[in-house]
Context: one part of a larger RNA
RNA sequence: GGAUGAACGCUGGCGGCGUGCCUUAGGCAUGCAAGUCGUACGGUGCAGCAAUGCACAGUGGCGGACGGUCGAGUAACGCGUGGGAAUCUACCUUAAAGUGGGGGAUAGCCAGCCGAAAGGUUGGAUAAUACCGCAUGUGAUCGCAAGAUCAAAGCUUUUGCGCUUUAAGAUGAGCCUGCGUCCUAUCAGCUUGUUGGUGGGGUAAAAGCCUACCAAGGCGACGACGGGUAGCUGGUCUGAGAGGACGAUCAGCCGGAAUGGGACUGAGACACGGCCCAUACACCUACGGGUGGCAGCAACCGGGAAUCUUCGGCAAUGGGCGAAAGCCUGACCGAGCGACGCCGCGUGGAGGAUCGAAGGCCUUCGGGUCGUAAACUCCUUUUACGAGGGAAGAUUAUGACGGUACCUCGUGAAUAAGCACUUGCUAACUACGUGCCAGAAGCCUCGGUAAGACGUAGAGUGCGAGCGUUAUCC
Numbered sequence: 001g002g003a004u005g006a007a008c009g010c011u012g013g014c015g016g017c018g019u020g021c022c023u024u025a026g027g028c029a030u031g032c033a034a035g036u037c038g039u040a041c042g043g044u045g046c047a048g049c050a051a052u053g054c055a056c057a058g059u060g061g062c063g064g065a066c067g068g069u070c071g072a073g074u075a076a077c078g079c080g081u082g083g084g085a086a087u088c089u090a091c092c093u094u095a096a097a098g099u100g101g102g103g104g105a106u107a108g109c110c111a112g113c114c115g116a117a118a119g120g121u122u123g124g125a126u127a128a129u130a131c132c133g134c135a136u137g138u139g140a141u142c143g144c145a146a147g148a149u150c151a152a153a154g155c156u157u158u159u160g161c162g163c164u165u166u167a168a169g170a171u172g173a174g175c176c177u178g179c180g181u182c183c184u185a186u187c188a189g190c191u192u193g194u195u196g197g198u199g200g201g202g203u204a205a206a207a208g209c210c211u212a213c214c215a216a217g218g219c220g221a222c223g224a225c226g227g228g229u230a231g232c233u234g235g236u237c238u239g240a241g242a243g244g245a246c247g248a249u250c251a252g253c254c255g256g257a258a259u260g261g262g263a264c265u266g267a268g269a270c271a272c273g274g275c276c277c278a279u280a281c282a283c284c285u286a287c288g289g290g291u292g293g294c295a296g297c298a299a300c301c302g303g304g305a306a307u308c309u310u311c312g313g314c315a316a317u318g319g320g321c322g323a324a325a326g327c328c329u330g331a332c333c334g335a336g337c338g339a340c341g342c343c344g345c346g347u348g349g350a351g352g353a354u355c356g357a358a359g360g361c362c363u364u365c366g367g368g369u370c371g372u373a374a375a376c377u378c379c380u381u382u383u384a385c386g387a388g389g390g391a392a393g394a395u396u397a398u399g400a401c402g403g404u405a406c407c408u409c410g411u412g413a414a415u416a417a418g419c420a421c422u423u424g425c426u427a428a429c430u431a432c433g434u435g436c437c438a439g440a441a442g443c444c445u446c447g448g449u450a451a452g453a454c455g456u457a458g459a460g461u462g463c464g465a466g467c468g469u470u471a472u473c474c
Stems, first nucleotide, its partner, number of pairs: 001474004006470005013345006019338002021303001026301002030298003035062003040059002043056005069256003078181007087173002092169008100134001102132002109124006139150004154161002182228003189219003194216008231253004235246004258279005281292004309335001311334003317331001318329004348379004359370004384411006393401001418463005424443002429458005439446002
């Protein structure tokens, strides 16, 4: 000098774009953040004379594995980059074939019972795109072959949406591997599923992934093992570069969801707003028992030098469901707060000395200086205020933002300047006060009676809606 997710002190007019719990991965009142489909199903209620329509708890389907958040853990195939083979992939696209005929249940409902509640239980009747046999076999799987095994679902109304099997694609994901990836040797030896083989099991899939037996291997000064620290990257800051430091916002990957463990369902999870168990904490209780998980958006308490609204809207973009109308969406789009940052604008412009006003400060008392500065004259209106008009963003419709941006007219210099410094480094000096006191200070140092270094005043210098200080990095 540059930089910052900054903080503190003094000060503060406006706009645009960004950005805002770096600390306790501490605890959380309240509201919202994931639903949707009646063109899968039986029903219930309401309206209607009816046809029919609307709404809804339940069964069923799809979605809740995305989106959002955080960085605790992790020194690892976690990440980055380049390869690889033994894999899966809902929805979507392409192609081929099929969609025949049956059955038994169960919720809702009705009746009864238990419980404070959460909820549970017995009996009865019932539906389906829920469930289960049979048939068929383009095809697929197993097999050397013979052969064996494996499907399906309807709804809607004139045509669509589906369903099953197979092949391929696309997308996404799992796995293996070369190289790279912080400090420490005051960590030197580490390892028994350990290293390899065989049989068996297991997975979508290779593999000690698991297991039995056999062998005794495997790693290590090219740093194993241990300890500490840490999410990684694209990038960001700095620097002429090489390098050094960092990894907020945005984007990719990974990991976490009170703590620890576990599986279920599913194409996909070992699942933030799903389930089970244990633990800690908190809440309700009729003491028998129940309920909860903000590292989602706001908000609150706590911690801290320190970090925002319990806002509006689905109008746009995107997502889920649906044939659609549409519904949901604290994703998102916007508004609000904060000079936290960057950028832009303003706080007026021109003229104006006669006796250079008054006043302040200094003075050798002559004067000097603040100073064309003010006053005064003329002008302008960015901004501000008042009034009127008024978008784009949206396609035929739909605008939260918003009567916003912007435009026009009017009023009137009107609404708007501070902060630090002035011994040297370092641009800028005098007076008074103080008297090694009070104080200053980044370093050298300054202050003990004329202090350019302390305090105040005047003057000056620098930057300017900011200016200084502190912290950290280069």

A computed fold for a 474-nucleotide part of an RNA from an uncultured bacterium, annotated as small-subunit ribosomal RNA, 5' domain. Rfam family: Bacterial small subunit ribosomal RNA. The coordinates come from a structure-prediction model, not an experiment, and the mean pLDDT is 88.